[in-house]
RNA sequence: AGAAAAGUUUUCUAGGGUUCCGAAUAGGUCCGAGAGAAAACGCAAAGACAGAUAGUCUUUGUACACGGAGGGAUAAAAGCCCGGGAGAU
Numbered sequence: 001a002g003a004a005a006a007g008u009u010u011u012c013u014a015g016g017g018u019u020c021c022g023a024a025u026a027g028g029u030c031c032g033a034g035a036g037a038a039a040a041c042g043c044a045a046a047g048a049c050a051g052a053u054a055g056u057c058u059u060u061g062u063a064c065a066c067g068g069a070g071g072g073a074u075a076a077a078a079g080c081c082c083g084g085g086a087g088a089u
Stems, first nucleotide, its partner, number of pairs: 007041006015031002020028002042062008064084001066087001070082003
């Protein structure tokens, strides 16, 4: 310096605020994680079935991860987005 499905989606959570509901600073609606959880699909390897070399099924794996300031969106804010960025190691 560089490569990898080192993927996608959904639900939820930590967290977040204030359009709406609410007497309310409660709670709900709402937003919400790369470095939080689960599931599905996908992907990879092995095995079984099949023998059309298409396909189906099973098992396993899908790692690691310190991090500002500033800016942006929305009603508003944020572990959201810029961003696995700058930087650090």
This is a predicted structure of an 89-nucleotide RNA (Guanidine-I riboswitch aptamer). Its Rfam family is "Guanidine-I riboswitch aptamer". Rfam describes the family as follows. This family represents a conserved RNA structure found upstream of the ykkC and yxkD genes in Bacillus subtilis and related genes in other bacteria. The function of this family is unclear although it has been suggested that it may function to switch on efflux pumps and detoxification systems in response to harmful environmental molecules. Of the family's consensus pairs, 100% are formed in the model. Its mean pLDDT, the model's own confidence on a scale to 100, is 80. It was read from a public genome assembly, where an Rfam model found it.